Predicted 3D model of a 72-nucleotide RNA (transfer RNA) from a Thermoproteales archaeon. The coordinates come from a structure-prediction model, not an experiment, and the mean pLDDT is 86. Rfam family: tRNA. It is annotated as a transfer RNA. NCBI's taxonomy places the organism under Archaea, Thermoproteati, Thermoproteota, Thermoprotei, Thermoproteales. The sequence was found in a public genome assembly.
RNA sequence: GGGCCGGUAGCUCAGUGGGAGAGUACCCGCUUGGCGUGCGGGGGGUCGCGGGUUCAAAUCCCGCCCGGUCCA
Repeated sequence: GGGCCGGUAGCUCAGUGGGAGAGUACCCGCUUGGCGUGCGGGGGGUCGCGGGUUCAAAUCCCGCCCGGUCCA
């Protein structure tokens, strides 16, 4: 330098055009003599960045950045 895969909540990830979500972590309540476990609830998001297409983009297209992997 080129090919491919990935970037979404603090962390691990799902979501392939029309509601941004799960697990875990954090906070609160219940449970316990207390802690833990368990149950319920809650807070938390520029969907890597910019542009384009579209009535509408996390999702499609282009460029760039970052990480992984292969080739040179």